This is a predicted structure of a 463-nucleotide part of an RNA (small-subunit ribosomal RNA, 3' major domain) from an uncultured bacterium. The coordinates come from a structure-prediction model, not an experiment, and the mean pLDDT is 85. The full RNA is in RNAcentral, with records from ENA.
[in-house]
Context: one part of a larger RNA
C1' cells in the first nucleotide's frame, strides 16, 4: 500500500423481517458418489460440480470392454510399376469386417502421351478422444451490471507513497452538485441498440368487415411492418444552501433509468476446458492407430442433489362437448375433411415451401355424482394383449388397453425461490430427433399476499 478483525460509522441487495409456494418423510424420473463389473469411457468438485459438456447411448453415436481381423494403414502429399476402370448389381463362406467368383464398365490425344481412378511395391509419413488447462491461444464461469480501477501534469513526502479518488450534501451509479493543491484525462455508470406499452403517416394481401347470401367492394376498425411523435424533473407547490436533488401534484397511453433485453472496466480464483477446435513439450507407431460383431456407458446392500406425480372436496370422476391465446414449425415435411378402432393408431389423401393449408389449446364455465374413508383419493408395481418408429425394441425405446392397485393422511433438524401481470397454477411450441422430454429454451391463459423496518445472518461498497 492491501489484505484481515467475534473494531467504530454511513449505505446497498429477497440478505434478514413481513408473506406466498416449496425442498427435506413417499413413489418416480435424471445426475452424481460409493460399490460392483470383462466394461460400467472421460470431464465438472464449495458457493460458481451433480436435469452439467449431452440441443436427445437399442447399432450408429462411442471414446470403454470381449472376441474376430489390418499393417503406408479408415484420412493427406509426394515416388515407381501394373490395370482400366471406379462405383454398381449377383452367387459362396463367414458374426460381420472381409475372402472368392460371374456380369457391368473412362475421358482428352499431336497416338508418343496426358488427365482420373483403382490395386501393388519400397519409404518419407499418416493416425492418437494418449499425457500435461501447473507450458499455452481461444472460449467460459465466479465475486458482479457492485461501482469502481487508473493515468498525464502539478505539488507534498529522503524513501514506499500520498493527493486528485478525501470532505458537506445527492443519486440507482466515482450520479451530479459545492468546496479543496490540485488541473485534466482514459477504461467502467448512464445513453446511443433490442423489444413492450400510446399515438399518428404510409401501404393494404394471403389480413380485416360500417356493404353484401355469395361473387364482389372498401381499407374505417383488428393486425401486420417501415418511418415518425411521445417522458426531459420539461411545468406548479414545498424542502433545501440562491446548488444538486426530494417529496407532492397537474397534464398525460406511460413519470422521475417506464417494464423486460443485450452489453460484464482493472483484476481474483495457476477457477474451468490439451474431449469443440488450435497448439508446444512428452509418449505409442504389425499398437495407445485402424475396421468389425457383440457387450456396457441402462449393473446396485447404500448416501446425496435437481425435478416430476401425489397425499385430496379451493378435489376426484362423468356429463354439456360450452367458450377463449402466443411464440413457434412444416415437404424424405406438417397433414385436413371422411371412414375403421374402446384406444395407441390405422386407411385416406385435400390442401399447404404457407399472415392463404395442416400442426391446434388446457385450467376456468355449467349440471349431477362421490362425504372424509388409505376412498370414486393416489398411481408405483406385476400380469395379459395390441399399436408405433426403425434393418433389429432381448438386454435396453415410446404409447394404447384390460386386470392388478404398493408407499404416501403435508413431511425432525435444517433449507430454497420470488418484490407484479411477479409467485403460484394451467396448457403450448421449438431445437436435439427415425423413435423417444417429469429436462432444456420459448410462448400465451388465470393470477395473489406482503415489505414495520435494518437489531440480527450472508454477501458487497465507502470512510
Nucleotide at each position: 500500500u492491501g489484505a484481515c478483525g467475534g473494531g467504530g460509522a454511513c449505505c446497498c441487495g429477497c440478505a434478514c423481517a413481513a408473506g406466498c409456494a416449496g425442498u427435506g418423510g413417499a413413489g418416480u424420473a435424471u445426475g452424481u458418489g460409493g460399490u460392483u463389473u470383462a466394461a460400467u469411457u472421460c470431464g465438472a468438485a464449495g458457493c460458481a460440480a451433480c436435469g452439467c459438456g449431452a440441443a436427445g447411448a437399442a447399432c450408429c453415436u462411442u471414446a470403454c470392454c470381449a472376441g474376430g481381423u489390418c499393417u503406408u494403414g479408415a484420412c493427406a502429399u509426394g515416388g515407381g510399376g501394373a490395370c482400366g476402370a471406379c462405383c454398381g448389381g449377383c452367387a459362396u463362406a463367414g458374426a460381420g469386417a472381409u475372402a472368392u467368383g460371374c456380369c457391368u464398365u473412362u475421358c482428352c490425344u499431336u497416338c508418343g502421351g496426358g488427365a482420373c481412378g483403382u490395386c501393388c511395391c519400397a519409404c518419407a509419413c499418416a493416425g492418437g478422444u494418449g499425457g500435461u488447462g501447473c507450458a499455452u491461444g481461444g472460449u467460459u464461469g465466479u465475486c458482479g451490471u457492485c461501482a469502481g480501477c487508473u493515468c498525464g501534469u502539478g505539488u507534498c513526502g529522503u524513501g514506499a507513497g500520498a493527493u486528485g479518488u478525501u470532505g458537506g450534501g445527492u443519486u440507482a451509479a466515482g450520479u451530479c452538485c459545492c468546496g479543496c493543491a490540485a488541473c485534466g484525462a482514459g477504461c467502467g455508470c448512464a445513453a446511443c441498440c433490442c423489444u413492450u406499452a400510446u399515438c399518428a403517416u404510409u401501404a393494404g394481401u394471403u389480413g380485416c368487415u360500417a356493404c353484401g347470401c355469395a361473387a364482389g367492394a372498401g381499407c374505417a376498425c383488428u393486425c401486420u411492418a417501415a418511418u415518425g411523435a411521445g417522458a426531459c424533473u420539461g411545468c406548479c407547490g414545498u424542502u433545501g444552501a440562491u446548488a444538486a436533488a426530494a417529496c407532492g401534484g397537474a397534464g398525460g397511453a406511460a413519470g422521475g433509468u417506464g417494464g423486460g433485453g443485450a452489453c460484464g472496466a482493472c483484476g481474483u480464483c495457476a477457477a474451468a476446458u490439451c474431449a469443440u477446435c488450435a497448439u508446444g513439450c512428452c509418449c505409442c507407431u504389425u499398437a495407445u492407430g485402424a475396421c468389425c460383431u457383440g457387450g456396457g456407458c441402462u449393473a446396485c446392500a447404500c448416501a446425496c442433489g435437481u425435478a416430476c406425480u401425489a397425499c385430496a372436496a379451493u378435489g376426484g370422476c362423468g356429463g354439456c362437448c360450452c367458450a377463449c391465446a402466443a411464440c413457434g414449425g412444416g415437404a424424405a415435411g406438417c397433414g385436413a375433411a371422411g371412414c375403421g378402432g374402446c384406444g395407441a393408431c390405422g386407411c385416406g389423401g385435400a390442401g399447404c415451401a404457407a399472415a392463404c393449408c395442416c400442426c391446434c389449446a388446457a385450467a376456468a364455465g355449467c349440471c349431477g355424482u362421490c362425504u372424509c374413508a388409505g376412498u370414486u383419493c393416489g398411481g408405483a408395481u406385476u400380469g395379459c394383449a395390441g399399436g408405433c418408429u426403425g434393418c433389429a425394441a432381448c438386454c435396453c425405446g415410446c404409447c394404447u388397453g384390460c386386470a392388478u392397485g404398493a408407499a404416501g393422511u403435508c413431511g425432525g433438524a435444517a433449507u430454497u425461490g420470488c418484490u407484479a401481470g411477479u409467485a403460484a397454477u394451467c396448457g403450448c411450441g421449438a431445437a436435439u430427433c427415425a423413435g423417444c422430454a417429469u429436462g432444456u429454451c420459448g410462448c400465451g391463459g388465470u393470477g395473489a399476499a406482503u415489505a414495520c423496518g435494518u437489531u440480527c445472518c450472508c454477501g458487497g461498497g465507502u470512510c